[in-house]
Molecule: small-subunit ribosomal RNA
Organism: uncultured Gammaproteobacteria bacterium
RNA sequence: AGAGUUUGAUCAUGGCUCAGAUUGAACGCUGGCGGCAGGCUUAACACAUGCAAGUCGAGCGGAAACGAUGGGAGCUUGCUCCCAGGCGUCGAGCGGCGGACGGGUGAGUAACGCGUAGGAAUCUACCCAGUAGAGGGGGAUAGCCCGGUGAAAACCGGAUUAAUACCGCAUACGCCCUAAGGGGGAAAGGCCGGGAUCUUCGGACCGGUCACUAUUGGAUGAGCCUGCGUAAGAUUAGCUAGUUGGUAGGGUAAAGGCCUACCAAGGCGACGAUCUUUAGCUGGUCUGAGAGGAUGAUCAGCCACACUGGAACUGAGACACGGUCCAGACUCCUACGGGAGGCAGCAGUGGGGAAUAUUGGACAAUGGGCGAAAGCCUGAUCCAGCCACGCCGCGUGUGUGAUGAAGGCCUUCGGGUUGUAAAGCACUGUCGGGAGGGACGAAGCCUUCGGGUUGACGGUACCUCGCAAGAAAGCACCGGCUAACUUCGUGCCAGCAGCCGCGGUAAUACGAAGGGUGCAAGCGUUGCUCGGAUUUACUGGGCGUAAAGCGACCGCAGGCGGUCUGAUAGGUCGGGUGUGAAAGCCCAGGGCUCAACCCUGGAACUGCAUUCGAAACCCUCAGACUUGAGUAUGGGAGAGGAGGGCGGAAUUCCUGGUGUAGAGGUGAAAUUCGUAGAUAUCAGGAGGAACGCUCGCGGCGAAGGCGGCUCUCUGGCCCAAUACUGACGCUCAUGGUCGAAAGCAUGGGUAGCGAACGGGAUUAGAUACCCCGGUAGUCCAUGCCGUAAACGAUGAAUGCUAGCUGAUGGAGGACUAUACCCAUUCAUUGGCAAAGUUAACGCAUUAAGCAUUCCGCCUGGGGACUACGGCCGCAAGGCUAAAACUCAAAGGAAUUGACGGGGGCCCGCACAAGCAGUGGAGUAUGUGGUUUAAUUCGACGCAACGCGCAGAACCUUACCCGGCCUUGACAUCCUAAGAACCGGUCCGAAAGGAUUGGGUGCUUCCGCAAGGAAGAACUUGGUGACAGGUGCUGCAUGGCUGUCGUCAGCUCGUGUCGUGAGAUGUUGGGUUAAGUCCCGCAACGAGCGCAACCCUCACUUUUAGUUGCCAUCAUUAAGUUGGGCACUCUGAAAGAACUGCCAGUGAUAAGCUGGAGGAAGGUGGGGAUGACGUCAAGUCCUCAUGGCCCUUACGUGUUGGGCUACACACGUGCUACAAUGGCAUCUACAACAGGAAGCAAAACGGCAACGUUAAGCAAAUCCCGAAAAGAUGCCUCAGUUCGGAUUGCACUCUGCAACUCGAGUGCAUGAAGCUGGAAUUACUAGUAAUCGUGGAUCAGCGUGCCACGGUGAAUGCGUUCCCGGGUCUUGUACACACCGCCCGUCACACCAUGGGAGUUGGUUCUACCUUAAGGCAAGGUUUUAAACCCUUGACCACGGUAUAGUCAGCGACUGGGGUGAAGUCGUAACAAGGUAGCCGUAGGGGAACCUGCGGCUG
Repeated sequence: AGAGUUUGAUCAUGGCUCAGAUUGAACGCUGGCGGCAGGCUUAACACAUGCAAGUCGAGCGGAAACGAUGGGAGCUUGCUCCCAGGCGUCGAGCGGCGGACGGGUGAGUAACGCGUAGGAAUCUACCCAGUAGAGGGGGAUAGCCCGGUGAAAACCGGAUUAAUACCGCAUACGCCCUAAGGGGGAAAGGCCGGGAUCUUCGGACCGGUCACUAUUGGAUGAGCCUGCGUAAGAUUAGCUAGUUGGUAGGGUAAAGGCCUACCAAGGCGACGAUCUUUAGCUGGUCUGAGAGGAUGAUCAGCCACACUGGAACUGAGACACGGUCCAGACUCCUACGGGAGGCAGCAGUGGGGAAUAUUGGACAAUGGGCGAAAGCCUGAUCCAGCCACGCCGCGUGUGUGAUGAAGGCCUUCGGGUUGUAAAGCACUGUCGGGAGGGACGAAGCCUUCGGGUUGACGGUACCUCGCAAGAAAGCACCGGCUAACUUCGUGCCAGCAGCCGCGGUAAUACGAAGGGUGCAAGCGUUGCUCGGAUUUACUGGGCGUAAAGCGACCGCAGGCGGUCUGAUAGGUCGGGUGUGAAAGCCCAGGGCUCAACCCUGGAACUGCAUUCGAAACCCUCAGACUUGAGUAUGGGAGAGGAGGGCGGAAUUCCUGGUGUAGAGGUGAAAUUCGUAGAUAUCAGGAGGAACGCUCGCGGCGAAGGCGGCUCUCUGGCCCAAUACUGACGCUCAUGGUCGAAAGCAUGGGUAGCGAACGGGAUUAGAUACCCCGGUAGUCCAUGCCGUAAACGAUGAAUGCUAGCUGAUGGAGGACUAUACCCAUUCAUUGGCAAAGUUAACGCAUUAAGCAUUCCGCCUGGGGACUACGGCCGCAAGGCUAAAACUCAAAGGAAUUGACGGGGGCCCGCACAAGCAGUGGAGUAUGUGGUUUAAUUCGACGCAACGCGCAGAACCUUACCCGGCCUUGACAUCCUAAGAACCGGUCCGAAAGGAUUGGGUGCUUCCGCAAGGAAGAACUUGGUGACAGGUGCUGCAUGGCUGUCGUCAGCUCGUGUCGUGAGAUGUUGGGUUAAGUCCCGCAACGAGCGCAACCCUCACUUUUAGUUGCCAUCAUUAAGUUGGGCACUCUGAAAGAACUGCCAGUGAUAAGCUGGAGGAAGGUGGGGAUGACGUCAAGUCCUCAUGGCCCUUACGUGUUGGGCUACACACGUGCUACAAUGGCAUCUACAACAGGAAGCAAAACGGCAACGUUAAGCAAAUCCCGAAAAGAUGCCUCAGUUCGGAUUGCACUCUGCAACUCGAGUGCAUGAAGCUGGAAUUACUAGUAAUCGUGGAUCAGCGUGCCACGGUGAAUGCGUUCCCGGGUCUUGUACACACCGCCCGUCACACCAUGGGAGUUGGUUCUACCUUAAGGCAAGGUUUUAAACCCUUGACCACGGUAUAGUCAGCGACUGGGGUGAAGUCGUAACAAGGUAGCCGUAGGGGAACCUGCGGCUG
């Protein structure tokens, strides 16, 4: 310090999320030790039990218990009992001091409660200092005792008694009161010691000490008052009668309406009163760079509270946590009559809760109470226990150790990794357990002055010895943010997730494992807080379009304010003083082995108060000034406003005339009007509304807005020159006024237009768009409403900051004067543009620039221009304005594409112009569907469908049925046997099985030889590794292919422009088939494409002539042969065409048009050649291949069947429907090809298919081989001499085999069909059409496919339209890219919420009733005073009644909202979104919406 997330990408806006730190935490997994801290945040819920405040016998009367002493008794000789005695001590009691501290809690409290700084009208026990005193009396009372009541608690009566208890008297000041004369007011003794004196022997007396009284001062503590600061809500705006003040009195320690009476009518409040909600405040703590924000546990200061409410008493101090009284709730005891209690003290229990400890030890230390002291008390405190709750420290070993062990995991099978890790070897001893020693913390206190004695913690810390690597590592994470990757499992399942998002068969994201990363006795998760977040912006943000300028103006308060001089010193600045508690933070030093922690000192505490100074600036006061502002004078322009009068054109209506059949309206129509006379036309009249041209980016007005002419009244503005006033100014919350259209009320008016409504069309529908009508309304007057895209989406004011060019209203200069003109000037209104600015677009002296002042407004989207409440309104509604819930975006500008029922330009058999078809029939073939045991599989718009298949009877064959095989039909390795191989027999449909005969080869070695051994090839058996798979995934892939498209495009380097995505180049002007070329240009170049280079056809030349050819010469039936190679032809090589030439045109270019020459002319015809890419296009069944699956089968043989089915539908062909024809006869002219398991002449047979025999030919030689359209004759328009389907009989050929299921022949049969609906296809020249021929595959089989030649057209005006494409531009809410996006109703489910008859509860105000305890007041009783007692009065807690407010819960029903998987209806918006959209308003409609009126351009 940042990062992720909106987009195809970009910049900016903006939210959400993360990384950090923290914690009184909790939860999950895990857990060795120690130190220091911390530990009910929830129920201020209820509490069993124990303890937490006593002490003083040196105040008192005393003696219940215990002990000592003396006596007695019993005996067990040290124990029990009894008596005496107040010696130690001491229960209960009187009295004193303390129980107001310490300890707990945070309910209440928004307050002088707290913090800080001050103040005056006060008190203060114990303590300190000073002064003075303490004389002399009195009467009671508790206890004890006696008696009584009661279950108890407790109470009553009688008698007796003491005091430092109580009460007089005396004295008394420095005290108090006072009318200044005077008056009033106190006390107490105890203990210790003691020479003399006295003594009733107790003591007096003296001294000391403690206590006492009065008073002064201090210290400490406390009470009161004040300035300032200290939450949220205005959907809380008015509150207040003791209220504000005064006088008098009361009351208090003390000022004061604190209380009472009277008088006055005040007091508080937008600088936020009152009300509501929340909350103890602070030092501090956490976070942060800071400013801030959050917080107020532990420690410390203050406050408040003590079961809830009220009240007082005592006291120095309380309205009192472990006191009292009353009321209430609750709990307990009870003999039912009455009583007792208060853990928010320490432990502890129940409960609540995610959650928080021991019914421990000790007063040794520190501190407190009492006491003269010893001492006693002390759950304050000090310690221990429990808890990883936090912080800090330590450890779980160290060194060495490669064969890189084993095991695990991965693997490309080679290895890699775990990993020096382990084992092994050598060491060490923190910790641990064992043994021994053993503290500091201790000061005091007692004392015979020698001394004695005191430690809970604790036998702890610490030290020493020896033992032993022994007992001590987990948790989270590994897609990005964010450090860390692989395998397996799973298969949108299970699950993960902080955000983005993973998971649908190859998941680094789920689960597991291996490995890794991070932290470590902890690690993660969850919650809270700050940070990041400049995301409330003081530091430090914004408002044209992202959220955001009030519709406009006036203006009070408020804020801000020109120049000069002087004064003051409030702000401001500086110095001093006081304070800012301690602790904490920070710095330095020190102590625990270090650290945490602790101690000491310093700094700091940014503040407040006070005092002394300064005087620039701000305020204030005084004086002056003129430039801001205003006034006066003279001119000027104008749809500025209000009211009145007048005018012409047009529409409509009425009357009359002319006139006749239509008019009107639309995309086309119809409703409608018209023969009862329309429309048209002429004349006259009526009435209402609006004001043409001028009219302008012209004018005026604050905005809304304002337009015929004229009159009256009236506001503002501009210019010029002087004079005057002298800061009089700017802005403006609340408030006020104006405010389009629609709408409302009342009364008029109504020509046209025209929501609603009616009708006609359109349409699937049409509650619309279009048409015919038409009511409110539009108009006027008066009164409401108060909103608009009320917009420049831009608040007002002032100043400053380059220019150029228009326009409007003035002024000036020059000119004799006007006009013209001008480096002139003021005001207004436009355009362009520099600097600057902006996210960009843009703005730019009329700022969105640079500054100042004031106001308004914004803080993610939706919910929501909403609900509730309030205010306004007659209503419609307006203003103000949330929350729950939900999403991770919503939105702006610009970029590249894509798209548009946007625009421009251009091309293509795209249309048009033609020609022939398809679609109808029959049939062939493919497909769908259906069927089937199987009808194998794939291909599905163009770009599947005579496609894979250049050829399914078996085979093919992948499918089905049956019957077989299992290392296999095929490959490699091992082993055993055998040469290989050739037969025979039996079973079987075959595959296969059983059995048997023959055969012994080749190479090398040993051996004389016989023979033996080994090997190569091959065959068979066995074993396991493996083979095999046309099984799945073309959405895991390679390769290949289709398509856009042979369309002209697609990119790069450098440079430049832009924040950037990107742009430029590649756009523009021409031109081309072409991003082809030329010119221009912030571009200059380059690449892949185009073109050319390649093949072929067309011309020529050269060369070569056999099997080809034949002009000349011979020859023959015949180029048959000799001869020749001129020609044709064939093979090879070369030439030829380049807009080269001419004319015109164009820009002098590129090029285009025409012409000449030429075989060919503008790429000469045809082919091959397919850029970057698109379609998850096609293919795992050509092949290859990852993964998955099968392995006596999803593999391999085999027989038969199927792929050939058949109601039907579609595609592609063939044949036809006939006379441009059919049949018969006759007869010319081709080309490309093919041929040995072949082509086959000729001859013969057969009607024919074909058969028999057979010459020739591995081919320019022989064969296929006949070319057909042609010519002639007949047929004469008919289902025919057209057409040939279908069927019957008889045959031929191929082949193991033509039944399912081949082709052909002959005879016979002779179907549909007479040119084809909507629709649709190909083709621009040797093309279409038509005619035949050959080939591949192939035993045989084609109407298919590929190729060949013969004959040989028509048309093209042209680019408006359909389709496809290219390019530029424009709009966009699209980017999966229009097959896009997206709106609303309805239906279903869930969620939160509003209304709601009511109902329940909390809380508050007011009034009234009742009134406990209590104090106050009055009265009574008592002889008087006081006290007690009694009565009464007002006050008063709880309670009750009534009205009202407010907050919440529930609530039949109901309203909208949100979210959901693929639901229904439409298609409103985004493109001109198919009627431009949107805003306000009104009406209407299933719904989005439609229509009217006005407005805006987004």